This is a predicted structure of a 67-nucleotide RNA (transfer RNA) from a marine eukaryotic metagenome.
RNA sequence: GGGAGUAGCUCAGUGGUAGAGCGGUUGCUUCCCAAGCAAUAGGCCGUGGGUUCGAUCCCCAUCUCCC
Numbered sequence: 001g002g003g004a005g006u007a008g009c010u011c012a013g014u015g016g017u018a019g020a021g022c023g024g025u026u027g028c029u030u031c032c033c034a035a036g037c038a039a040u041a042g043g044c045c046g047u048g049g050g051u052u053c054g055a056u057c058c059c060c061a062u063c064u065c066c067c
Stems, first nucleotide, its partner, number of pairs: 001067005008022004016053001024040005046062005
């Protein structure tokens, strides 16, 4: 100097109060398990400021990790 940090995990989301897959929970199905189907819970987006009517997103600083 450059890149990354968003759900338990892996990742989307380039200004209008955040989604997917896997996993979790409950139910259906099955003699049981697995598989399948349906529903549901879980995140104030690393932290602190700034800009803006409004910030995960733009700007500054800072912390952690990678090159």
Rfam family: tRNA.